[in-house]
């Protein structure tokens, strides 16, 4: 200094050709249980990194930007 590829809930990960943001783990609260731990129900929790942009509609497409990994120099 270039190129690539990631960035989503506390933590790891999904999201099909652009169409309702979800699961696993934690947390929270019933239920079982003498009581715990297991299991079972349920609930809370997200400016999709961050700024624009295109579209009726964007986590996905463009541009910028930051921060992380690898790779060239």
């Nucleotide at each position: 200094g270039c190129u690539a590829c990631u960035g989503u809930a506390a933590c790891a990960c999904a999201a099909u050709u652009g169409g309702c943001a979800g699961u696993g783990u934690g947390c929270c609260g019933c239920c079982c249980u003498c009581g715990u731990a297991a299991g079972g129900c349920g609930g809370a929790g997200g400016u999709u990194g961050c700024g624009g942009g295109u579209u009726c509609a964007a986590g996905u497409c463009c541009c910028g930007u930051c921060a992380g990994u690898a790779g060239c120099u």
Predicted 3D model of a 73-nucleotide RNA (transfer RNA) from Methanobrevibacter millerae. The source organism's lineage runs through Archaea, Methanobacteriati, Methanobacteria, Methanobacteriales and Methanobrevibacter. The RNAcentral record of the sequence draws on ENA and MGnify. RNAcentral records the identical sequence in 3 taxa. Its Rfam family is "tRNA". Gene Ontology term of the family: triplet codon-amino acid adaptor activity.